[in-house]
RNA sequence: AUCUUAUCCAGAGUGGCUGAGGGUUCAGGCCCGACGAAGCCACAGCAACCGGCCCGGUGCGGUGGACCACCCAGGUUCACCCCCGAGGUGCAGGUGCUACCUCCUGCCCGAUAGCCCCCUGACCCGGGGUUGAUCGGGGAAGAUAAGAU
Repeated sequence: AUCUUAUCCAGAGUGGCUGAGGGUUCAGGCCCGACGAAGCCACAGCAACCGGCCCGGUGCGGUGGACCACCCAGGUUCACCCCCGAGGUGCAGGUGCUACCUCCUGCCCGAUAGCCCCCUGACCCGGGGUUGAUCGGGGAAGAUAAGAU
């Protein structure tokens, strides 16, 4: 750097240096910022992806031991390993994170309501369209982790 998988409405900030931007990029919106942005450093904290440790398993799992039975087949049990858990633990481990849902929207689909058109003498029903609104689902992009190349 690329690919795959999982997660992204929870959680967790102080100080120092510095000094004007920042919320990934583009556009729009909404916010944060001289009562100090981003960045760097120190300390603290959050979470639990990976690792460790502990626990559980009704796993036709593997190895070994002990025992029962003994002709064989077999059975019981223990230890270790592996596997599984919609279990736990925060552990001098590896990362990550500590304003706002990944701040929101953008592309597609659907629902509700509105508006317009058709139908009708008029309305209801029904059919079609539409943009903005609200909600739901998906996608794209991104972030993080784990793995692969």
Annotation: A computed fold for a 149-nucleotide RNA from a bacterium, annotated as SAM riboswitch aptamer (S box leader). The sequence was found by an Rfam model in a public genome assembly. The prediction has a mean pLDDT of 80.